Purine riboswitch aptamer from Salisediminibacterium halotolerans, 102 nucleotides, folded computationally. Of the family's consensus pairs, 100% are formed in the model. The organism belongs to Salisediminibacterium, within Bacteria. It matches the Rfam family "Purine riboswitch aptamer". Rfam's curators write: Riboswitches are metabolite binding domains within certain messenger RNAs that serve as precision sensors for their corresponding targets. The sequence was found by an Rfam model in a public genome assembly.

RNA sequence: AGAAUAGCGAAAAUAGAGCUUCAUAUAUCCUCGGGAAUACGGCCUGAGAGUCUCUACCGGGUUACCGAAAAUAACCUGACUAUGAAGGCGGAACGUGACGUU
Numbered sequence: 001a002g003a004a005u006a007g008c009g010a011a012a013a014u015a016g017a018g019c020u021u022c023a024u025a026u027a028u029c030c031u032c033g034g035g036a037a038u039a040c041g042g043c044c045u046g047a048g049a050g051u052c053u054c055u056a057c058c059g060g061g062u063u064a065c066c067g068a069a070a071a072u073a074a075c076c077u078g079a080c081u082a083u084g085a086a087g088g089c090g091g092a093a094c095g096u097g098a099c100g101u102u
Base pairs, nucleotide, nucleotide: 016089019087020086021085022084023083024082025081026056030048031047032046033045034044035043041066042065050057058078059077060076061075062074063073064072092102093101094100095099
């Protein structure tokens, strides 16, 4: 001075719009006020409650039910939103012959 192995320590930059699939929340659920439709119908609006939670709390369909009244029921299917993860995409830094690492 170089190489291998093992150990210890230190330092540095960027980091995200959208997409897909999952997970969690919530059961797209529950309790009511006012109004509307009426078997070719079954809604509109407002309040509360539910979530370590912002928002949303509905669409479509099947079956039933209501013999004309004020009330829907069961089931099927579909999400949106918040947060997290993975995938994929993209960005940055460093080194390089290709390319690689973070």